[in-house]
Small-subunit ribosomal RNA from an uncultured prokaryote, 1458 nucleotides, folded computationally. Rfam family: Bacterial small subunit ribosomal RNA. Its family is annotated with structural constituent of ribosome and ribosome in the Gene Ontology. Its mean pLDDT, the model's own confidence on a scale to 100, is 83.
């Protein structure tokens, strides 16, 4: 000191969140020792037992047991001594001690104060004389369970009481009056009384700080002050009588919530904020309420009295008690300890004094609750052991010096002993403790979080949006560093996390030290009260302020130095500090105050002047609207097209006249006026306010502005007019899928006046209001001065108003920029994360609607500003593209061929799914492929590799039997390699069995991949580097201006360059050389034949194929910017990339494909492998795609006849011949091909016949006859010839191709193949067009530019009601409960006082009078539970209905009413 979260990125704003330190803590794992602290926070709810307050015989009587001594009738009795129990007296019991209910001031804290008291203590004056009566215990006898309390007669005192003195006291009218005492004794004293004084301690007052609420705004009757008495220790309205009517509040009275306050703690850089446990002051409180007794002090924690509520005891009559002392006890609650030990120390009471009391204290126990310390070992040790995780290129890496193992130490914990010190005080005095010595033996002592970012720490396996993590982001849907395991690793370490509080980051309430145009926030405007704030000079005071000095600001704690426990927490001692308060000196700058003066702030007089500034009145013309009348005569109106509406009873339309009401065109503007709303025809009248120019008067009169008080569109309200036109509701008509809208007919409230009310609006410049300072430039409007003789103007100049641009400076940025959002000063009103909610409740206004004011519960991790890229748009502009038009031919319909879907099936393998699947994967399913179904076999396996082990046995081939085949069985027969060879053996290398590894999957993911492709799209983009601008995402470069098929190419130019794409470069094809001349050619020449390059020859031509030429806007003219380039045109076979073609840039679809290959994972292993028969993939109510032949006469058909280019032929293509009507057959020249063959090219051409029909069109289907292949054409081939002879006569909505050698049309050939469903596909030539005016639509794309609430990117987002489930919440008949008051009634207990009896005094008894606790009655206030129903709100993967809203959201949105 920051971080992590809104987005695709980015910068802000703005909440959440985390990382720190803390705690009287609790819980969860874990736990070895000591030191010093702390330790019922919850129910101030109750408490069993013991203990906490006694103590004095030197104050008084009595006087037990003991113990002496006498005496005895041995029963005792008597003195003595002793003092125990108890009692009288005194002295304490008001301290100590515990706790915070209660208290917002009777408290507390600082600091001042005067009208006061004070036992016991010190100091000082005086004094202590003489009487008296009683009474307790104790006797004697009673009551009563009991606590206990009565009678009688006796008895002492430092108990009581008289009288006498009386310095000094108190009183006083200054004459006087009043008014005391106690004695004890060890002779030393201690003691009483009266009075000054004193120091401690109390009691009073005062002034200054003390928490939230205004949804508490007024309160108060002894209340405020006064005069008198009375009370008190003492002032006081503290009480009472009179008398006056005051006295507190916005600086917050009253009222409600909360709480003990401080010294201080914890936290922070501080300044705060939180809090007040221990400890140390100061309050209150003692079961709850109320009193008053004694006292030197009490309204009295362990004393009285009364009530009350609880509990215990009772013999039922009646009594007892108060742990918010120390322990315990139940309860309560996450949660908090022994019913210990001693007075040795310390302190307190009492005693003369020994002492005796003392749960204070002073120790010890439990608790890791906290702080501090100390251990769990040190040192070596590498076969880098096992084991266990990982990896795997099979070497290895990691746990790790870490263990075994050697050696060394002895802390603390155990065992023994010793005992200084804590004792002060000569002796004696330790509960408790610390010291210190010896032993032994690594032995007893290590766990907790956590490892995706934040944050330090990873790998593997299980899980498969499950299970289950999470402080925030968020992680699990099959390759999880995030869930659970291991194995490794970070962090701390007797602890280690969690959860709960605080304070800090958080500048996120901003005092230091924040905002408010768009982010949350400027009041809707202005006058103006309190308050704040205030020109210039002069003098004074001395409140603020500065500074010295005095007093206080307890102690302890923080801080700093020494010091003491080996150390350290701890603890002593000494210093600072305690920022404060109060007194006093000085100072007099600035603040404030007094007095004076002044004019520049402000205002006022005097001339001007602009203007929809306000009210009132009165006129006007254009439109509209009705009414009458004229014309005229069939429609009008209205729309996207229509309809509802009007009109032959005369509309519209046109002209006259009349009458109504509202609004004022032109002028007229970025124009003017007003605080703000807001304000327009003209003309008069009343009236505010600016502005400017004189500088004559006053002489700070100012500036804001909390409440206040007035103005405040429109809608709406209320009364009472108007009411033409418009128009909520409403009706009606279109539109739709609805359409309770938008479009159209109609039409009432309303919009108009008059008065009264409402009081909001996106009342917006989303900008308060004043004053100053701080660059200009430019335009409007309105004053003044000057310049010209005058004057419109015009030009300089100066002021006030009103835009526009802009610098510097602010801003997050858009902006804004002397009209500030800039620099400063004043005041004021507001903001504090979205959402609930400007909602509810309560106030308070209003007739009413509603306003104002103004919550919380719960729920979110955002919600939001501005700008950047892109995507969109039923935005916008500018090209493109067979994309439209413009033309040809086509599908859709007909039958068939395919393919796809559905269905069906045992199976109808499987992919392919808009464009970009559907003659696609497949360029060949009858078997076979084949992956799919039945059945039937098989398990190291149809295939590969390696090991062992077997043995010559084997494989092959023959046959034989079973079988549908596979394949089982069985006989025969037998090879092959090396050695050493003679036969032969020997190996064991292949092979064959047997068993292991493993093979094998078209089995799953194409969302785990490579590779390959498809598409956008041969569309013209995509980008880099370097600069440069932006805070930054980015932009710029790539944009503009022309151009082009191109981001092609020029020019401009903060860019200057480069890459991948486009062009080229390749191949092909159109022209020519040139080289070459077979198998091709064949003009000449020559042989030669019916014919034919058939032959010899040529190499001229065609052609082949190799090399080259040739096309570059190169020329010319135009037109452009002198450019790029474009249009013409020469020349040329070919002109502007000359046809095709390969060629596919950044990237996009999680696009296809694990069934072409290859590949990680997962899943099968006598099956999901593998082999066979058979069957299906060809199945068929239907739907679709792609296609072929067709409907004919541009046609069909017969003869006859011409012309290709490219291919392919060797289990191959076949020629001539010959058989068949024909598929074919037979047969076999030729050819591994420019030589041989497929090969007939076909449309075409010539002539003949058909003449318009379902036909000499078409050819399905179907019956019969055959060829061919192939083991095998039932399923399920093709072909051929007889026969048949369907539908189909040009095809609805729709849609497809094509711009030239195109399109249409004709044929040929390949590929795969035994054969063929091929009409497919790939290719090849033959013939051979029309048509483009053009870019408005439609479908794609390019670039620019807008808008955006989208970014998984419009197949986007997103709203509101229903439904459903949860969960807080308001209302609500009412019920319940608690709180504080007011009235009345009652009216203990006592204080005062009255009356009476009593009496020598004090007492005492009876009765009563205010006051009065507790209780009752009643009306109401206030807070909180609850409640049928009920309201509306969150939230919740896949529910209904719409389509509101973000794009010109398809009616622009919004805001305010109704």
């Nucleotide at each position: 000191a920051g971080a992590g979260u809104u987005u695709g990125a980015u910068c802000c704003u703005g909440g959440c969140u985390c990382a720190g330190a803390u705690u009287g803590a609790a819980c969860g794992c874990u736990g070895g020792c000591g030191g010093c602290a702390u330790g019922g926070c919850u129910a101030a709810a109750a408490c069993a037992u013991g203990c906490a307050a006694g103590u004095c015989g030197a104050a008084c009587g009595a006087g037990a047991a003991g113990c002496u001594c006498a005496c005895u009738u041995c029963g005792g009795u008597g003195a003595g001594u002793g003092g125990a129990c108890a009692g009288u007296g005194g002295c304490g019991u008001a301290a100590g001690g515990g706790c915070g209910a209660g208290u917002a001031a009777u408290g507390c804290a600082u600091u001042c104060g005067a009208a006061c008291g004070u036992a016991c203590c010190c100091c000082g004056a005086g004094g202590u004389g003489g009487g008296g009566g009683a009474u307790a215990g104790g006797u004697c006898g009673g009551g009563g369970a009991a606590a206990c309390c009565g009678c009688g007669g006796g008895u002492a005192a430092u108990a009581c009481u008289c009288c006498a003195u009386g310095u000094g006291c108190u009183c006083u009218u200054c004459g006087g009056a009043g008014g005391a005492a106690a004695g004890c004794u060890c002779c030393g004293g201690c003691g009483c009384c009266u009075u000054g004084g004193g120091a401690g301690c109390g009691g009073c007052g005062a002034a200054u700080g003390u928490c939230c609420u205004a949804u508490c705004a007024g309160g108060u009757u002894g209340u405020u002050g006064g005069u008198g008495a009375g009370g008190u220790a003492a002032c006081g309205g503290c009480u009472c009588a009179c008398c006056a009517a005051g006295c507190c509040g916005a600086a917050g009275a009253c009222g409600g919530g909360u709480a003990g306050c401080g010294g201080g703690u914890g936290u922070g850089a501080g300044a705060g904020c939180a809090u007040g446990a221990c400890c140390c002051g100061c309050c209150g409180c003692a079961u709850c309420g109320g009193g008053a007794c004694u006292g030197a002090g009490a309204c009295a924690c362990u004393g009285c009295c009364c009530g009350g509520a609880c509990u215990c005891c009772u013999a039922c009559g009646g009594g007892a008690g108060g742990c918010u002392g120390c322990a315990g006890u139940a309860a309560c609650g996450a949660a908090u300890a022994u019913u210990c030990c001693g007075c040795a120390a310390u302190g307190c009471g009492c005693g003369a004094a020994a002492g005796c009391g003392u749960g204070a204290c002073g120790g010890a126990g439990c608790a890791a609750u906290g702080c501090c310390g100390c251990g769990u070992g040190c040192a070596g040790g590498a076969u880098g052991a096992a084991g266990c995780g990982g990896u795997u290129a099979c070497g290895c890496c990691g746990u790790g010096u870490a263990a075994a193992c050697u050696g060394c130490u002895g802390u603390c914990a155990g065992g023994g002993g010793u005992g200084a010190g804590g004792a002060a005080g000569a002796u004696c005095u330790g509960a408790c403790c610390a010291a210190c010595c010896c032993c032994a033996a690594a032995g007893g002592a290590a766990g907790g979080g956590c490892c995706g970012g934040c944050u330090a720490a990873u790998c593997u396996c299980g899980u498969g949006c499950c299970a289950g993590c999470a402080g925030c982001c968020g992680c699990g849907g099959u390759a999880a560093g995030a869930c659970g395991a291991g194995a490794g690793g970070c962090c701390c370490g007797a602890g280690c996390g969690u959860u709960a509080a605080u304070c800090g980051g958080a500048a996120u309430c901003a005092c230091u030290g924040g905002g408010c145009u768009u982010a949350a926030a400027g009041g809707g405007u202005g006058c103006g009260u309190a308050g704040g704030c205030g020109g210039a000079c002069c003098a004074g005071u001395a409140g603020g302020u500065g500074u010295g000095c005095c007093g206080u600001g307890a102690a302890a704690u923080c801080c700093c130095c020494c010091g003491g426990c080996u150390c350290a927490a701890c603890c002593g001692g000494g210093g600072a500090a305690c920022u404060g308060c109060g007194g006093u000196g000085c100072a007099a700058a600035c603040c404030a105050c007094u007095g004076g003066u002044c004019u520049u702030g402000a205002g006022g007089c005097a001339g001007g002047u602009a203007g929809a500034g306000g009210c009132c009145g009165u006129c006007g013309g254009a439109a509209c609207g009705u009414u009458c009348g004229g014309u005229g005569g069939a429609g009008c109106g209205g729309u996207g097209a229509a309809a509802u509406g009007c009109g032959u009873a005369g509309a519209u339309a046109u002209c006259g006249a009349a009458c109504g009401g509202a609004a004022c065109g032109c002028c007229a503007a970025a124009g003017g006026u007003g605080a703000a709303g807001a304000c327009a025809g003209g003309c008069g009248g009343c009236u505010g306010g600016g502005c400017c120019u004189g500088a004559c008067c006053u002489g700070a009169c100012g500036c804001u502005g909390a409440g206040g008080c007035a103005c405040g569109a429109a809608a709406g309200c209320g009364u009472g007019g108007g009411g033409a036109g418009c128009a909520a509701a409403c009706a009606g008509g279109a539109u739709u899928a609805g359409a309770u809208a938008c479009c159209c007919u109609g039409g009432u409230a309303g919009u108009c006046c008059a008065c009264g009310c409402c009081c909001u609006a996106a009342a917006c410049g989303a900008u308060g209001c004043g004053c100053a300072c701080u660059a200009g430039a430019u335009c409007g409007u309105u004053g003044c001065c000057g310049u010209u003789c005058u004057g419109a103007c015009a030009c300089g100049g100066u002021g006030g108003c009103g835009g526009u641009c802009g610098g510097a400076g602010a801003g997050a940025a858009a902006u804004u920029g002397u009209u500030a959002a800039g620099u400063g000063c004043g005041c004021c009103g507001c903001c504090u994360g979205g959402g609930g909610a400007g909602u509810a409740c309560g106030g308070u206004c209003g007739c009413a609607a509603g306003g104002c004011u103004a919550a919380a519960a719960c729920u979110c991790a955002a919600a939001g500003g501005a700008a950047u890229u892109g995507a969109c748009g039923g935005g916008g502009g500018c090209u493109c593209a067979c994309a439209c038009a413009a033309g040809c031919g086509g599908u859709g319909g007909a039958g068939c061929a395919u393919g796809u879907u559905g269905c069906u099936u045992a199976a109808u393998u499987c992919g392919a799914a808009g464009c970009a699947a559907c003659g696609c994967g497949a360029a060949g399913a009858a078997c076979c492929u084949u992956a799919c179904c039945a059945g039937g076999g098989u398990u190291u396996g149809a295939c590969a590799u390696g090991c062992a082990c077997g043995g010559a046995u084997u494989a092959g081939c023959u046959c034989a039997u079973g079988g549908a085949a596979a394949c089982a069985u069985g006989a025969g027969u037998a090879a092959c390699g090396c050695c050493u060879u003679u036969c032969g053996g020997g190996u064991g290398g292949a092979a064959c069995g047997u068993g292991c590894a493993c093979a094998g999957g078209u089995g799953c993911u194409g969302c785990a991949u490579g590779g390959c492709u498809g598409u956008c799209g041969u569309c013209a983009g995509c980008u880099c580097g370097u600069g440069c601008u932006g805070u930054g995402a980015a932009g710029u470069g790539u944009c503009g201006g022309g151009u082009u098929a191109a981001g092609u190419c020029c020019c401009u130019u903060a860019a200057c360059g480069a890459g991948c794409g486009c062009a080229a470069c390749c191949c092909u094809u159109a022209u020519c050389g040139c080289u070459a001349g077979u198998u091709g050619c064949c003009a000449g020449c020559g042989a030669g034949u019916c014919a034919a390059g058939u032959c010899g020859g040529g190499g001229a031509c065609u052609c082949u194929a190799g090399c080259g030429a040739g096309a570059c806007u190169g020329c010319c003219g135009g037109u452009g910017u002198u450019a790029a380039a474009c249009c013409g045109g020469a020349g040329g076979a070919a002109g502007g990339u000359g046809g095709g073609g390969a060629u596919g840039a950044c990237g996009u679809c999680a696009a296809g494909u694990c069934c072409g290959c290859a590949u990680g994972g997962c899943c099968c292993u006598u099956a999901u492998g593998u082999c066979c028969u058979g069957g299906g993939a060809u199945g068929c109510a239907a739907a679709c795609g792609u296609g072929c032949u067709a409907c004919a006469a541009u046609g069909g058909u017969a003869u006859g006849g011409a012309c290709a280019g490219a291919g392919c032929g060797a289990u191959g293509c076949a020629a001539g011949a010959c058989c068949g009507c024909g598929a074919g057959g037979u047969g076999g020249a030729g050819c591994a091909a420019a030589u041989c063959g497929c090969a007939a090219a076909a449309a075409c051409c010539a002539u003949g016949c058909c003449c318009c029909a379902g036909u000499u069109c078409g050819g399905a289907u179907u019956g019969g006859a055959g060829u061919c292949u192939g083991a095998a054409a039932c399923u399920c081939g093709a072909c051929u010839c007889c026969a048949u002879g369907a539908a189909g006569c040009c095809g609805g909505a729709a849609u497809c191709g094509c711009u030239a050698g195109u399109a249409a049309u004709c044929g040929c050939a390949g590929a795969u193949c035994a054969g063929c469903u091929a009409c497919g596909c790939u290719g090849c030539g033959g013939u051979g067009a029309a048509u483009a005016c053009g870019u408005u639509c439609c479908u794609g794309a390019g670039c620019c530019u807008u808008g955006u609430a989208c970014a998984c990117a419009c197949c986007g987002c997103c709203c509101g009601u229903c439904a459903a489930g949860u969960c807080a919440u308001g209302g609500a008949a009412g019920c319940c409960g608690g709180g504080a008051g007011c009235g009345c009634c009652c009216g203990a207990a006592g204080u005062c006082g009255c009356u009476g009896c009593g009496a020598u005094u004090c007492a005492g008894c009876a009765g009563u009078g205010c006051c009065c606790a507790c209780g009752g009655c009643a009306a109401g206030u206030u807070c909180g539970g609850u409640g049928a129903c009920u309201g509306g709100g969150a939230c919740u993967a896949a529910g209904u209905c719409g389509u509101a809203a973000c794009a010109a959201g398809g009616u622009a949105a919004c805001c305010g009413u109704a």